[in-house]
Context: one part of a larger RNA
RNA sequence: UGACGGGGACCCGCACAAGCAGUGGAGCAUGUGGUUUAAUUCGACGCAACGCGAAGAACCUUACCAGAACUUGACAUCCCUCUGACCGGUCCGUAACGGGACCUUUCCUUCGGGACAGAGGAGACAGGUGGUGCAUGGUUGUCGUCAGCUCGUGUCGUGAGAUGUUGGGUUAAGUCCCGCAACGAGCGCAACCCCUGUUCUUAGUUGCCAGCACGUUAAGGUGGGAACUCUAAUGAGACUGCCGAGGAUAACUCGGAGGAAGGUGGGGAUGACGUCAAAUCAUCAUGGCCCUUAUGUCUAGGGCUACACACGUACUACAAUGGCGAUAACAAAGAGAAGCGAUGCCGUGAGGUGGAGCAAAUCUCCAAAAAUGGUCCCAGUUCGGAUUGUAGGCUGCAACUCGCCUACAUGAAGUCGGAAUCGCUAGUAAUCGCAGGUCAGCAUACUGCGGUGAAUACGUUCCCGGGCCUUGUACA
Numbered sequence: 001u002g003a004c005g006g007g008g009a010c011c012c013g014c015a016c017a018a019g020c021a022g023u024g025g026a027g028c029a030u031g032u033g034g035u036u037u038a039a040u041u042c043g044a045c046g047c048a049a050c051g052c053g054a055a056g057a058a059c060c061u062u063a064c065c066a067g068a069a070c071u072u073g074a075c076a077u078c079c080c081u082c083u084g085a086c087c088g089g090u091c092c093g094u095a096a097c098g099g100g101a102c103c104u105u106u107c108c109u110u111c112g113g114g115a116c117a118g119a120g121g122a123g124a125c126a127g128g129u130g131g132u133g134c135a136u137g138g139u140u141g142u143c144g145u146c147a148g149c150u151c152g153u154g155u156c157g158u159g160a161g162a163u164g165u166u167g168g169g170u171u172a173a174g175u176c177c178c179g180c181a182a183c184g185a186g187c188g189c190a191a192c193c194c195c196u197g198u199u200c201u202u203a204g205u206u207g208c209c210a211g212c213a214c215g216u217u218a219a220g221g222u223g224g225g226a227a228c229u230c231u232a233a234u235g236a237g238a239c240u241g242c243c244g245a246g247g248a249u250a251a252c253u254c255g256g257a258g259g260a261a262g263g264u265g266g267g268g269a270u271g272a273c274g275u276c277a278a279a280u281c282a283u284c285a286u287g288g289c290c291c292u293u294a295u296g297u298c299u300a301g302g303g304c305u306a307c308a309c310a311c312g313u314a315c316u317a318c319a320a321u322g323g324c325g326a327u328a329a330c331a332a333a334g335a336g337a338a339g340c341g342a343u344g345c346c347g348u349g350a351g352g353u354g355g356a357g358c359a360a361a362u363c364u365c366c367a368a369a370a371a372u373g374g375u376c377c378c379a380g381u382u383c384g385g386a387u388u389g390u391a392g393g394c395u396g397c398a399a400c401u402c403g404c405c406u407a408c409a410u411g412a413a414g415u416c417g418g419a420a421u422c423g424c425u426a427g428u429a430a431u432c433g434c435a436g437g438u439c440a441g442c443a444u445a446c447u448g449c450g451g452u453g454a455a456u457a458c459g460u461u462c463c464c465g466g467g468c469c470u471u472g473u474a475c476a
Stems, first nucleotide, its partner, number of pairs: 001476002003473003007470002010467004015460002019424002022421002026316002029313005034307002042053002064302002067299001069297002073125001077124002079121006088103005106115003127291002130289001132287001136285002138280003141276001143274001148187006154163003167178003193268004198236002201233004208225002212223003239262001242256005318417001322376003334365003339358002344353003383414001388409007430452007
């Protein structure tokens, strides 16, 4: 100087407390461990691994396994020889890669050849998702969006170092004020950026319809309009600016006015010096090592989907704030051409047929669902839907291993969950649907979007984590 303390003082955080809803019990989905296996490819392991890499394993992917093949190679550059091919079309053949037959077919030229492509050959080499993340770059997590981390000059100290950065207040903040052997500065904080909340102006189609006219069973449907909504561009607006009180006449705090908004308005992006030899050699790049008729390449099949069990994360429930059937409102944000696909017709349905419109404020996906008015009458039920049988649909060469969906039948556990434990302070929790990416198909996951919409916070004694000052030290 740090680190540590079941030392002290101060402060903060859904850290506790006050509340709400959960997990832990059931079924199922998914990930992991373990076990099994020819293989169940690999990585990730307290927080900070475990719906994680994977924004989607039937083949492919695919790295794994047991077969069948190739050896200058699936891919790149160079050399030699031959050819005019290659591509494309037809046919034979294999489980497949290999293999074979036929048709068709280049350009420039100084005629030496060259360009391009294919085949064969020799070796230099290719290739490796092989090992090392404890050799590395890059990227990322984490403490933590915590308020810290440093430097120059000066001063003090023999020196390591100290000071500044400590102190008194204050703040979300090393934020600001005052003081002070310090004076300044940098990276962080804040602001500048985006979305959202109010509004002026401009613009008015594909969006809108107040007034006028036409019109319909109905409808901005039509003429028209530019007001309103909205769209999207430029501005305005909030700054403790104003008033009062407190404070040290300061910073600032509390209350008030006006205001759409008040003291950082709400949300996002943004992550200092560093820590964990944290993660990644399997995104990529890369040193050393290793393989080179194989640890490389190709191919069809299987596996990654196994299943006495254990754990994590979700979904669905156990019901009446509910189930069912009927009726029938109100969104936002997105996506669409090998795409989205209306109206219509067929089917109980999944779906099929057909093909209007739309590269989309125009058309389509699109039905929002919870909400609102009947029935059930507290039961293992009209709760719950697992499991299983049969018959179908869709995608796709192909749904047996191993996809999703529909109809009928079947109708398991489960009556609110032990010890323990997680999230959340407001348009939040809870609850309800919708969309997108991945994607041929496959979503209870993920990322977004809106609808309905709470309870509680006395307080900081305690638990956890953190900041600052101080003190002790068997630690460095």